[in-house]
């Protein structure tokens, strides 16, 4: 540069509970693993969703895109 069959060293945590915050999507906090090779970070394009509506806002664990990085293997 590329790739994530397999190994290993560590990493992250779905549903669900249970505090708390929020009007709500949903956020954080423990407790818990369905999984996950960026399931780290980024609302940029698309998408769902929340809000009567404007307006504003949720989802990076929907999908593309940026961006950085750890272990093996190839080259």
């Nucleotide at each position: 540069a590329u790739u994530g069959c397999u190994a290993a060293a560590g990493c992250c945590a779905a549903a669900c509970c249970u505090g708390u915050c929020g009007u709500g999507a949903g956020g954080c906090a423990g407790g818990g693993a369905c999984g996950g090779a960026a399931a780290g970070c980024c609302a940029c394009a698309g998408g769902u969703c929340u809000u009567u509506a404007a307006g504003a806002g949720a989802c990076a664990g929907c999908u593309g895109g940026g961006u950085u990085g750890c272990c093996a293997g190839u080259u």
Annotation:
A computed fold for a 75-nucleotide RNA from a Deltaproteobacteria bacterium, annotated as c-di-GMP-I-GGC riboswitch aptamer. The coordinates come from a structure-prediction model, not an experiment, and the mean pLDDT is 82.